The prediction has a mean pLDDT of 76. Predicted 3D model of a 351-nucleotide RNA (Bacterial RNase P class A) from Pseudoclavibacter triregionum. Of the family's consensus pairs, 96% are formed in the model. The RNAcentral record of the sequence draws on ENA.
[in-house]
RNA sequence: CGGGCCGGCCAGACGGUCGCGUCACCCGAGAGGGUGCCGAGGAACGUCCGGGCUCCGCAGAGCAGGACGGUGGGUAACGCCCACCCGGGGCAACCCGCGAGACAGUGCCACAGAGAGCAGACCGCCCCCUCGGGGGUAAGGGUGAAAGGGUGCGGUAAGAGCGCACCGGGCGCCUGGUGACAGGCGUCGCACGGCAAACCUCGUCCGGAGCAAGGUCGAACAGGGAUCGCUGACGCGGCUCGCCGAGAUCCCGGGUAGACCGCUGGAGCGGCGCGGCGACGCGUCGCCGAGAGAGAUGGCCGUCACGGGAGGAAUCCCGGACAGAACCCGGCGUAUCGGCCGACCCGGCUU
Numbered sequence: 001c002g003g004g005c006c007g008g009c010c011a012g013a014c015g016g017u018c019g020c021g022u023c024a025c026c027c028g029a030g031a032g033g034g035u036g037c038c039g040a041g042g043a044a045c046g047u048c049c050g051g052g053c054u055c056c057g058c059a060g061a062g063c064a065g066g067a068c069g070g071u072g073g074g075u076a077a078c079g080c081c082c083a084c085c086c087g088g089g090g091c092a093a094c095c096c097g098c099g100a101g102a103c104a105g106u107g108c109c110a111c112a113g114a115g116a117g118c119a120g121a122c123c124g125c126c127c128c129c130u131c132g133g134g135g136g137u138a139a140g141g142g143u144g145a146a147a148g149g150g151u152g153c154g155g156u157a158a159g160a161g162c163g164c165a166c167c168g169g170g171c172g173c174c175u176g177g178u179g180a181c182a183g184g185c186g187u188c189g190c191a192c193g194g195c196a197a198a199c200c201u202c203g204u205c206c207g208g209a210g211c212a213a214g215g216u217c218g219a220a221c222a223g224g225g226a227u228c229g230c231u232g233a234c235g236c237g238g239c240u241c242g243c244c245g246a247g248a249u250c251c252c253g254g255g256u257a258g259a260c261c262g263c264u265g266g267a268g269c270g271g272c273g274c275g276g277c278g279a280c281g282c283g284u285c286g287c288c289g290a291g292a293g294a295g296a297u298g299g300c301c302g303u304c305a306c307g308g309g310a311g312g313a314a315u316c317c318c319g320g321a322c323a324g325a326a327c328c329c330g331g332c333g334u335a336u337c338g339g340c341c342g343a344c345c346c347g348g349c350u351u
Stems, first nucleotide, its partner, number of pairs: 001347004006342005012304007020039002023036005041322001045333002048331005053210004060241004065206005070084005085099001086097004100201002105199002107195003122141002124137005149167006169188008214261004223252006235243001268287008306319005
């Protein structure tokens, strides 16, 4: 310098002017007016997970159902994040994995092929023969996604783990590691496919509903009928058991839809220090950055910053994508203009 790969940050600023919104203060009988601070995001989107919070239930057990699935950590928690292990891709940095179990059971492997769960002889090779055929073989070829260990040597009529060496695999022991696992030694009938992101089995976890949750205050009206229920209804997501203990439900009809709370100080943000490979934790100091309620943020001018284009320069021109809070957080996924910073890997050059 080029390429690759991983991570982090930004999303204009200042001043003026006009116009919006909450809040605070002031003026006004009121309507309203004046001043000041502040005023959308990295995803606010998706509603996919996990929570806080609220209500139901005195509350439980089981079945069904759902989620997760290597090991160890982080976290309020998680299906998230970190580190490591194994397998795969890549020269590498790094990336990927629906990562437990196929001798518990059921099921599938089309077509091709001789044969695809106990298999198989089509071509070929060897031996015999009455030339029709018979016997042996699974090393070579072919079919296929996959053909029942691989390479080599010996052996054989020809072959075959038939024997041997190494690799691979099973089992046992030792060493290291918290562990998943890794390494070493020994031994062995030379050694029984794949799919569970098929049903299933195993292990771990899971009350329900949701801010239109829920509460306070105020206002208004008009009740009528029926069914079930202490021989125990309703209730607890579905079912069963169990518990509770008096109302529950349906139809017709009338009134109300107002004000306030919930609603923003939080598992909050930032600086520094310490611990940890890391996610993160602890300590200390500082900060308070919209709370709307059919639901607010826009326009103009000037200066500066940043980016792009033209130009030798002075300078001139242009200026954004995805997109907008609605109880609040932690994540994941998706969309996206432009810019900045850093680590690591590979290659080239120079010293």